[in-house]
Molecule: transfer RNA
Organism: uncultured Verrucomicrobia subdivision 3 bacterium
RNA sequence: GCGCGGUUAGCUCAGUGGUAGAGCACUUCCUUGACACGGAAGGGGUCAGAGGUUCAAACCCUCUAUCGCGCACCA
Numbered sequence: 001g002c003g004c005g006g007u008u009a010g011c012u013c014a015g016u017g018g019u020a021g022a023g024c025a026c027u028u029c030c031u032u033g034a035c036a037c038g039g040a041a042g043g044g045g046u047c048a049g050a051g052g053u054u055c056a057a058a059c060c061c062u063c064u065a066u067c068g069c070g071c072a073c074c075a
Base pairs, nucleotide, nucleotide: 001071002070003069004068005067006066007065010024011023012022013021018055026042027041028040029039030038048064049063050062051061052060
């Protein structure tokens, strides 16, 4: 340099055009002498960034950034 795949909650991930979600974590309450476990409730999002297509975009297209893998180049 070229190709492929990824980027969504604090972490790990789901979601392939029509209300953004799960598990864990976090907060409050219950339970306990206290902690842990357990139970109940709750908070948390610029869907990497920009532009485009569409009535409507996390999802489709283009560019950029970044991570991983492969190939090429160099040596």